Notes: A computed fold for a 355-nucleotide RNA from a Pseudomonadota bacterium, annotated as Bacterial RNase P class A. Taxonomically the source falls in Pseudomonadota (Bacteria, Pseudomonadati). Its Rfam family is "Bacterial RNase P class A". By type it is a ribozyme.
Formats: sequence, C1' cells, structure tokens
RNA sequence: GAAGUUGACUGGACGGUCGCCGCGGAAGUGAUUCCGGGGAGGAAAGUCCGGGCUCCGCAGAGCAGGAUGCCGGUUAACGACCGGAGGUCGUGAGGCCAUGGAAAGUGACACAGAAAGCCAGACCGCCUAAGCACCAGCAUCAAGGUGACGGCAAGGGUGAAAAGGUGCGGUAAGAGCGCACCGCGUCAGCGGUAACGGUGACGGCAGGUUAAACCCCAUCCGGAGCAAGACCAAAUAGGGAAGCUAUGGCGUGGCUCGCGCUGCUUCCGGGUAGGUUGCUUGAGUGCCCAGGUAACUGGUCGCCUAGAGGAAUGACCGUCCUCGACAGAACCCGGCUUACAGGUCAACUUCCCGU
Repeated sequence: GAAGUUGACUGGACGGUCGCCGCGGAAGUGAUUCCGGGGAGGAAAGUCCGGGCUCCGCAGAGCAGGAUGCCGGUUAACGACCGGAGGUCGUGAGGCCAUGGAAAGUGACACAGAAAGCCAGACCGCCUAAGCACCAGCAUCAAGGUGACGGCAAGGGUGAAAAGGUGCGGUAAGAGCGCACCGCGUCAGCGGUAACGGUGACGGCAGGUUAAACCCCAUCCGGAGCAAGACCAAAUAGGGAAGCUAUGGCGUGGCUCGCGCUGCUUCCGGGUAGGUUGCUUGAGUGCCCAGGUAACUGGUCGCCUAGAGGAAUGACCGUCCUCGACAGAACCCGGCUUACAGGUCAACUUCCCGU
C1' cells in the first nucleotide's frame, strides 16, 4: 500500500416564527390563560419463539398431540446467547451444521446398469489345474489349439452409491482366502465435569445410504388473551322456538378417569356499544468496582426517558454539512429474522514493496 474477517457506534445538526400531545406549577366560578421541562426505532417491521401481567379451572392423573435434540454453562424463560467437542468450507483471520439412535422394527434408493436383498449379480471379461470331446503331435525332442461342463467377481463399463480400502502372498484364475496398515465392533485403561480424544488387546467383521421418512429414546409443554380484565352510567322484549333433563347437563384446546357446581345447549328476534381505568418506575438504564475465558452475576453512586385514543412532533425561513438510507410506539419486556444511503472506531488475517 492492497485485499479480507470479526465486533461495535451513528442514522443529519443549529437558530427563529407559528401549530400538536402529555406532565408539573400559578391564576380563574368556568371556558381558559401564563410559566417550566418532556415527546417514536436500531430495527418501532415480521408476528417467528419465550415470558411478565390479567382471567378461567379444587388448578390432578393418563392417552393422543406438539416442541427441542452433541456436551457444559448463563437467563424469568426460550427453539436464544456464551464456551467447548465432532463434521465441513477457507492459505488464514474465520464461517456454516435440522449434530441422539440404522445391531428394535417398517419403508425408500428413479433412470442407467448384468446386478441396488431372500442368502445379490454376469454386459465386456479372466481361468482350463483335475476330468470329458475333437484336432494336431507322439519314429528324436516335447509341448499345443478349440469346445462343452465348470470356476471367479480381482480388472473394465453404468451409476450419487456396486457389498470395506491400499499393498504383499497365495491360487488354474480369483476372493479377508491369509498377512500388514487403515476402517468397523467389543473390552480395558489414561486425559477431560462431559461431549470426546489417545493407547493397548481381542475379533476377519453384523453389505451400504436415508430418520426436516414412519419409528425408537431423552427432556419439556393447562388454556385464552389488553378487543385480557376492573368500575360507573344507560337502554331493552325477565321475548319466541327446538333439544338434553340427575344413569343428565355445565366447568378456557381433544378423549378418558377424577373433582366441583346444579341446570345447560342451539337458532330466530330486540336493546346498548357511552365514560373512567388497565396505560407506564421497568427481569429499566449510565459510569466505576469485584467475580467469571465469556455469556453474565453482585455492589456503591447517579438518571427518569411518549402514553395517543380514528390515533400527538407538522409547516415556513436562514445557516452548516458526512447532501441525509430503511422507515412511525398502541400493555410491557428478552431474543431471532428481514431492510438499510452515507459516515466512524477497534482487533485480527493474507499478499506486495521498502528498511
């Protein structure tokens, strides 16, 4: 100097004039007026997970169902996060993984290919040892060729994948047939909390892949939701029909049992849908200290930061500048995912040049 990887910050600013919402204070009978602070995000988005909170249920048990899936830790909790292990991609910093079980069982592996399960399979091929048939030869020497029966799956082809791999021996030619190493399985011991890693011994060895296929195993799971719920006021038709009716009916996902209550369910029709509250101080946040590899935990001292209600921050002017992207709270919080113009910082990796 160039190219990358990981993590984080920002997301126009200042001034003036008018306008909007809420809070606090003062005045006013009241309408209202004045003063002082405050007023959308890092994702407010998606509604994908988890909770706080509210209500129902003597809130229980089981089945069905659903979710997660290597190990350890953090957390209110999670499918999140942190740290490791294994696999894989990259020269590397680093990235990614729907990562338990195929010796419990069932299913699938198209096309191509001989063959992809009853104990496989023969397209091109290899062999002819022993025995059979034919030819040739047999006097000097001896071999040979073809075919049938038979043996083989080592070589080649097809395929994503061909019944463990490489090498040596052996054989008529071959084959874990035998051996060595690797792979696989079992056992022991060492390191590690563990996943797992290394070492040794034994065994020729259950043919492979697939479980975001069924399934098995382990762990976890009440439901509904701020349109939850609480209070006040008001109005109407304490109307009509059908069904079950204590061996019944109802009780916040389904079924069964248990438990509780004693009526309930469906359809047609009528009235009201107004106001207050829930509604913002919270698993909140900032600096520092301590512990921890980290996620995070604890402590001292500070800070208060929107609560609209058909939905509040808009308009105009001037200046600066990095010339402005994605985009607007609706009970709240912790994550994940997606979108993002421009600007800034830190650490690490590789390459080139120079000293």